């Protein structure tokens, strides 16, 4: 160099999926904001950007 076989190659960043990328965690990292409660409010991103759903305006 090749081929076989074993075994590793995590997970999180307030509501979905991918691609880079920044932190952060080892059982914790994470789990928005108002309100005493009832209940109400913003948003699909940590961050870029691209699809999905949803909102709001304008044309055809």
């Nucleotide at each position: 160099a090749g081929c076989c076989a074993u075994a590793u190659u995590g997970g999180c960043g307030a509501u979905g999926g991918g691609g880079c990328u920044c932190g952060c965690c080892c059982a914790a990292a994470c789990u928005g904001c108002c309100g005493c409660u009832a209940g109400g409010c913003u948003a699909a991103c940590g961050g870029c950007u691209c699809c999905u759903a949803c909102c709001a305006c304008a044309g055809c």
Fluoride riboswitch aptamer (crcB RNA motif) from Candidatus Sulfotelmatobacter sp., 60 nucleotides, folded computationally. It was read from a public genome assembly, where an Rfam model found it.